[in-house]
Context: one part of a larger RNA
């Protein structure tokens, strides 16, 4: 390359939207692009395969013959694929009802903690494995009122919910996505996926300004140890908190891309319809969506998966090709910086 693979050996892109592209449901009517089928062309010698023969053999050389194409041309076929018209509703989108829900944005609230000010007290407080720095007679710890500030939301709570991920948790106004579920007199394949390209993205880091209670990298001191650049304590800066602006990384994890079909159950719980009883909370049944766990065929190298598949299959998209050298060098893009995407090869076992 072919080819096999990507949960854990190498391998799913963090995540969305979406551009070309590729792919795409019924049905029908022409057409004949790819398909197919007959015939004709032409496919130089050499060569390469087969058979014979010629140099004593053979290599070589002769002479037949067979092979062989995304080739052109004419002639049909006409199911599939495409294409041109034209119909359909199951896909997919739209209207509509009730409901759930930590989706984002703005304003008040109660614990706790620091800290100040007053009042009580009075000698030890804190802190460990034991201490000790460290705080304190200039009244600390403790206890009781006030009062300022920042930062998070005890219980509810969940094995629970949302969201495309990241992630989201007091309360409350206000914008606003998007989903399930039940109804339909609509729209007529508008679907799926998705290189580039845009755009969102946890921490930590960066730029200007604010804020700074608690924690807390670096630091500094006090144990500990042979040392102790640590674990342990007592301090602490920068952060961590908000506004605007970069960065664009993760073990960005379900270490499993998305879509649509198809294939045994069983049980938990969230969400919605509809039944059956009931005065009624509810309770039992059904069924659509979602989130768990068990488990059968099947599949896996085992583990384990299993209608939320890693089963069986189609369609697309990214990825992998031995280990080290390296996620580095070079060069290119992007950033203020820190780095960030792409990404070798020598040499090596």
């Nucleotide at each position: 390359u072919u080819g096999g693979g990507c949960g854990u050996a190498a391998a799913g892109g963090g995540c969305g939207c979406g551009u070309a592209g590729g792919u795409g449901g019924u049905u029908c009517u022409a057409u004949a692009u790819g398909u197919c089928c007959a015939c004709c062309g032409u496919g130089a010698a050499a060569g390469c395969g087969u058979a014979c023969g010629g140099c004593u053999c053979a290599a070589c050389c002769g002479u037949a013959u067979u092979u062989u194409g995304u080739c052109g041309g004419u002639a049909g076929a006409a199911a599939c694929u495409g294409c041109c018209a034209g119909a359909c509703u199951u896909g997919a989108g739209g209207c509509u009802g009730g409901a759930a829900g930590g989706g984002g944005c703005u304003g008040g609230g109660g614990a706790a903690u620091u800290c100040c000010u007053g009042g009580u007290g009075u000698a030890g407080c804190g802190g460990u494995g034991a201490a000790a720095u460290g705080c304190g007679c200039a009244g600390a710890u403790a206890u009781c009122a006030g009062g300022a500030a920042g930062a998070a939301c005890a219980c509810c709570g969940a094995u629970g919910g949302c969201g495309a991920a990241g992630g989201c948790a007091g309360c409350u106004c206000u914008c606003u996505g998007g989903g399930a579920c039940g109804g339909u007199a609509c729209u007529g394949a508008c679907g799926c996926u998705g290189a580039g390209a845009c755009g969102c993205g946890a921490a930590a880091g960066c730029g200007u300004g604010g804020g700074g209670a608690g924690c807390g990298a670096a630091c500094a001191g006090g144990a500990u140890u042979a040392g102790a650049u640590a674990c342990c304590c007592u301090g602490g800066u920068a952060g961590u908190c908000c506004a605007c602006g970069c960065c664009g990384u993760a073990a960005a994890c379900g270490a499993u891309g998305g879509g649509c079909a198809c294939u045994a159950g069983g049980u938990g719980u969230g969400g919605g319809u509809g039944g059956u009883g009931u005065c009624g909370a509810c309770u039992c049944c059904a069924u659509c969506c979602g989130u768990g766990c068990c488990g059968c065929a099947g599949c896996u190298a085992a583990c384990g998966c299993a209608u939320u598949a890693a089963g069986u299959g189609c369609c697309c998209c990214g990825c992998c090709u031995g280990g080290g050298g390296a996620g580095u060098a070079c060069g290119g893009c992007c950033g203020c910086a820190a780095g960030g995407c792409u990404a070798a090869a020598a040499c090596u076992c």

This is a predicted structure of a 349-nucleotide part of an RNA (small-subunit ribosomal RNA, central domain) from an uncultured prokaryote. Model confidence (mean pLDDT): 85 of 100.